Notes: A computed fold for a 71-nucleotide RNA from a bacterium, annotated as transfer RNA. The sequence was found in a public genome assembly. Its Rfam family is "tRNA". By type it is a transfer RNA. From the family's description: Transfer RNA (tRNA) molecules are approximately 80 nucleotides in length.
[in-house]
RNA sequence: GCGGGUGUAGUAUAGUGGCAAUACAUAUCCUUGCCAUGGAUAAGACGAGGGUUCAAUUCCCUUCACCCGCU
Numbered sequence: 001g002c003g004g005g006u007g008u009a010g011u012a013u014a015g016u017g018g019c020a021a022u023a024c025a026u027a028u029c030c031u032u033g034c035c036a037u038g039g040a041u042a043a044g045a046c047g048a049g050g051g052u053u054c055a056a057u058u059c060c061c062u063u064c065a066c067c068c069g070c071u
Stems, first nucleotide, its partner, number of pairs: 001070007010024004018054001026042005047063005
């Protein structure tokens, strides 16, 4: 330099155009004499920019980070 892949809450993963989900973790409350366990509720995310579309995590382009291969 060329090609391919991955990027979604703090962490690990779902989600093939129409409300962003689950588990653990965090906070509050209930349960308990206290802690732990258990239960309920809440907050928290689509790597960045642009395009297509009534509507984009999803399709297209560029770009950034990481990984793999070729030279």